[in-house]
């Protein structure tokens, strides 16, 4: 030093919807509960053998004969990671952010 994006998941709470309780109306509703497995929502550096771009390696093709370099392109393969306390945001919380931080 170990890149960027998208989607999703583990996980997370409670603005909104739904649910539950209660009060009330002809009707729309008010209040309370996330101590409701839900929909919306938030969501991983250390999750996905996900997808796209990039990077590295191998093999091939092309650049008016060949080799090397180089450029373009196709296919295949590869890529490490233990981790607080505390603080911060949105309605709120979190594996979110501070943070591949402190420390080991």
């Nucleotide at each position: 030093u170990u890149g960027g994006g998208u989607g999703c998941u583990a996980g997370g709470g409670u603005u909104c919807c739904g649910g539950c309780g209660u009060c009330g109306u002809c009707a729309u509703g008010g209040c309370g509960c996330g101590g409701c497995u839900g929909g919306u929502c938030c969501g991983a550096g250390a999750g996905c053998c996900a997808c796209c771009c990039g990077c590295c390696g191998g093999c091939g093709c092309g650049g008016g004969a060949g080799c090397a370099a180089u450029c373009g392109u196709g296919c295949c393969g590869g890529a490490c990671a233990c981790g607080g306390c505390g603080g911060g945001a949105c309605a709120a919380a979190a594996g979110c952010c501070c943070g591949g931080g402190a420390g080991a």
Molecule: Guanidine-I riboswitch aptamer
Organism: uncultured Devosia sp.